[in-house]
Context: one part of a larger RNA
RNA sequence: ACGAACGCUGGCGGCAUGCUUAACACAUGCAAGUCGAACGCAGCAUCCAAGCUUGCUUGGAUGGCUGAGUGGCAGACGGGUGAGUAACACGUGGGAACUUGCCUUUUAGACUGGGACAACUACUGGAAACGGUGGCUAAUACCGGAUACGCCCUGAGGGGGAAAGCAGCAAUGCGCUAAGAGAGAGGCCCGCGGCAGAUUAGGUAGUUGGUGGGGUAAAGGCCUACCAAGCCUGUGAUCUGUAGCUGGUUUGAGAGGAUGAUCAGCCACACUGGGACUGAGACACGGCCCAGACUCCUACGGGAGGCAGCAGUGGGGAAUAUUGGACAAUGGGGGAAACCCUGAUCCAGCAAUGCCGCGUGAAUGAAGAAGGCCUUAGGGUUGUAAAAUUCUUUUGUUCGUGACGAUAAUGACGGUAGCGGACGAAUAAGCCCUGGCUAACUCUGUGCCAGCAGCCGCGGUAAUACAGAGAGGGCAAGCGUUGUCC
Numbered sequence: 001a002c003g004a005a006c007g008c009u010g011g012c013g014g015c016a017u018g019c020u021u022a023a024c025a026c027a028u029g030c031a032a033g034u035c036g037a038a039c040g041c042a043g044c045a046u047c048c049a050a051g052c053u054u055g056c057u058u059g060g061a062u063g064g065c066u067g068a069g070u071g072g073c074a075g076a077c078g079g080g081u082g083a084g085u086a087a088c089a090c091g092u093g094g095g096a097a098c099u100u101g102c103c104u105u106u107u108a109g110a111c112u113g114g115g116a117c118a119a120c121u122a123c124u125g126g127a128a129a130c131g132g133u134g135g136c137u138a139a140u141a142c143c144g145g146a147u148a149c150g151c152c153c154u155g156a157g158g159g160g161g162a163a164a165g166c167a168g169c170a171a172u173g174c175g176c177u178a179a180g181a182g183a184g185a186g187g188c189c190c191g192c193g194g195c196a197g198a199u200u201a202g203g204u205a206g207u208u209g210g211u212g213g214g215g216u217a218a219a220g221g222c223c224u225a226c227c228a229a230g231c232c233u234g235u236g237a238u239c240u241g242u243a244g245c246u247g248g249u250u251u252g253a254g255a256g257g258a259u260g261a262u263c264a265g266c267c268a269c270a271c272u273g274g275g276a277c278u279g280a281g282a283c284a285c286g287g288c289c290c291a292g293a294c295u296c297c298u299a300c301g302g303g304a305g306g307c308a309g310c311a312g313u314g315g316g317g318a319a320u321a322u323u324g325g326a327c328a329a330u331g332g333g334g335g336a337a338a339c340c341c342u343g344a345u346c347c348a349g350c351a352a353u354g355c356c357g358c359g360u361g362a363a364u365g366a367a368g369a370a371g372g373c374c375u376u377a378g379g380g381u382u383g384u385a386a387a388a389u390u391c392u393u394u395u396g397u398u399c400g401u402g403a404c405g406a407u408a409a410u411g412a413c414g415g416u417a418g419c420g421g422a423c424g425a426a427u428a429a430g431c432c433c434u435g436g437c438u439a440a441c442u443c444u445g446u447g448c449c450a451g452c453a454g455c456c457g458c459g460g461u462a463a464u465a466c467a468g469a470g471a472g473g474g475c476a477a478g479c480g481u482u483g484u485c486c
Base pairs, nucleotide, nucleotide: 001484002483004482005481006480007479008478011358012357013356014355015354016353017351018350019316024314025313026312028311029310030309033073034072035071038070039069041067042066043065044064045062046061047060048059049058050057051056052055080269081268082267090193091192092191093190094189095188098186099185100184103182104181105180106179107178108177109176111145112144113143114142120135121134122133123132124131125130151160152159153158165174166173167172195241196240197239202232203231204230207229208228209227210226211225212224213223214222244266245265246264247263248259249258250257251256271292272291273290274289275288294305295304296303297302322348324347325346326345330344331342332341333340334339361391362390363389364388371382372381373380374379396423397422398421399420400419401418405413430475431474432473433472434471435456436455437454441470442469443468444467445466451458452457
């Protein structure tokens, strides 16, 4: 010094911090949705009209609500963990062969056609999960044709490639396509830096380089065919062990040592292993497929799941919290907006886990009371300590008032913090030590016993070292012990 634990004790507040072990297994709830101003449909509601059986049917309109579906954007962020990784993973400084949705800015365009598929419906399979066949339908979904300076390819002749609408009475706004620039973000390469073992001395065949080809957004043995035989290594290769890295933290006068909780940056992972799809971006924690282990459902044919998100449970452990509130603020996603979502976040709860602050009263008070302890029995000491008298009210209880944070409006926290009044010393002290190191001594008990102990060492009949008592010393809502680091 500590993310600590244990023992005894425990009044309050503020601010922090809280599974260091089993990257063990997880019941339950929530943690990523949103858009009707892209689109069709169904149900409900309201209004109007007609029919009448007088409260129903049919038709139409409206904007609203609900439902699943097509479509768009977001689910690649935010949140968790540190298993793996000794590596261009990280830190720092450079580099060239790249990409970039949303945002800013610039230029040009947005013409003309088509066919489907869900939803829905009919039939039908299955216990379920989930399907199958036929039929209908819309779009900012999908596909042609046209045009394209710039864009892409080129053998420089030429060839290729786009679009979508919606809202509004309108103005216009929001979108769409192509190309350029920017901002921010990302991918790649390199120099240098940060660990232990030589009881690990040789390692390497896509290995090192070249040429052709492929592949990628992009350089490259990244991949492939052929050719050459290289490449790394005692300045420690290879192998083995350990480990996420950094800003920092801690210690120290510094140099250095140790460390990498919380907060911030980067990386890696998401039951274990592998794979790609979609997409501007993933080889994707709450997406998909395959294999495996495990758990659950089953009509035994087959299916479902992944808390290292927030709470919570079992287990492990010396040990680590609530199945809380709110989107009020900050920020994020969607939306034109209203708004919706947000266990991010902001708050509250629990824990002396830490740091800081405050309190447990103040003044006066000698008959030096009583009691305790010691005693040479005179006295000494506890000790102004108590009692008593006077006073105060932090804290506490109670009554009233009551914010800032957010204002045009909106406050979870919260009737909280604060402020004013009343009451009453009232509600509040322990722990360790007293042989030396090391501040603090006597009596009794015990008798190498019982015990103490960090080291030296105490205890065998006067023990300042054990146990109890009195007294004293230290720290104090803490005090000791243990562990670890300097």
Model confidence (mean pLDDT): 86 of 100. Small-subunit ribosomal RNA, 5' domain from an uncultured bacterium, 486 nucleotides, folded computationally.